c-di-GMP-I riboswitch aptamer from an Anaerolineae bacterium, 84 nucleotides, folded computationally. It matches the Rfam family "c-di-GMP-I riboswitch aptamer". Rfam links the family to the GO term cyclic-di-GMP binding. About the family: GEMM was predicted in a large-scale screen for bacterial structured RNA regulatory elements. It was read from a public genome assembly, where an Rfam model found it. NCBI's taxonomy places the organism under Bacteria, Bacillati, Chloroflexota, Anaerolineae.
């Protein structure tokens, strides 16, 4: 210097709710908030989770992603510090 690693330190992000907006839901942005996380930085590739307007269907039950969840888990891609 690089990997493995995760004490210290500098910061980072921000769950649950609440308030407004949005959107058919799921969800999402913004403001308060602080459960937490060494990538809880990006990225819908895979795997699994939600939601069902439209469509399918007897006008029923139901199906079903073109929505959405990366803070469900894998994978890539990047990034701060340096003790044992």
């Nucleotide at each position: 210097a690089a990997a493995c690693c995760g004490a210290a330190a500098a910061g980072g992000c921000a769950a649950a709710g609440c308030u407004a907006g949005u959107g058919a839901a799921a969800g999402c942005u913004a403001g308060c908030g602080g459960c937490g996380c060494a990538a809880a930085g990006c990225c819908a590739u895979g795997g699994g989770u939600c939601u069902a307007a439209a469509g399918u269907g007897a006008a029923g039950a139901a199906c079903u992603a073109u929505g959405a969840c990366u803070g469900c888990c894998a994978g890539g891609c990047u990034g701060c510090c340096g003790a044992a």